[in-house]
RNA sequence: CUUAAUAAGGGCAAACUUAUCGAAAGGUAAGGACGCAAAGCCAUGGGUCUAAGGAGAGUUUUCUAAGAUAGCCAGGCUGCUAGGU
Numbered sequence: 001c002u003u004a005a006u007a008a009g010g011g012c013a014a015a016c017u018u019a020u021c022g023a024a025a026g027g028u029a030a031g032g033a034c035g036c037a038a039a040g041c042c043a044u045g046g047g048u049c050u051a052a053g054g055a056g057a058g059u060u061u062u063c064u065a066a067g068a069u070a071g072c073c074a075g076g077c078u079g080c081u082a083g084g085u
Stems, first nucleotide, its partner, number of pairs: 001084004011036002016031006034071001040077003044074003047069004053064004
């Protein structure tokens, strides 16, 4: 520099449950494992979700500042193991 067959030495932890924060999406902690070779970190571009507040509309909806998602996809930074060069 390059490749990823084996979840293996070691690591992370979806759904779900409980507690807690939040308006919500969702976050955090514990339990729990669907999976993961970056499921480590960063909202830069696109996507998706929320909409307390604001604006429209006029009685149940639309748009949006803003927020969330790195386990949606790109991009950036860093790194373990094993093989190859």
A computed fold for an 85-nucleotide RNA from Fonticella tunisiensis, annotated as c-di-GMP-I-GGC riboswitch aptamer. Of the family's consensus pairs, 95% are formed in the model. Taxonomically the source falls in Fonticella (Bacteria, Bacillati, Clostridia, Clostridiaceae). It was read from a public genome assembly, where an Rfam model found it.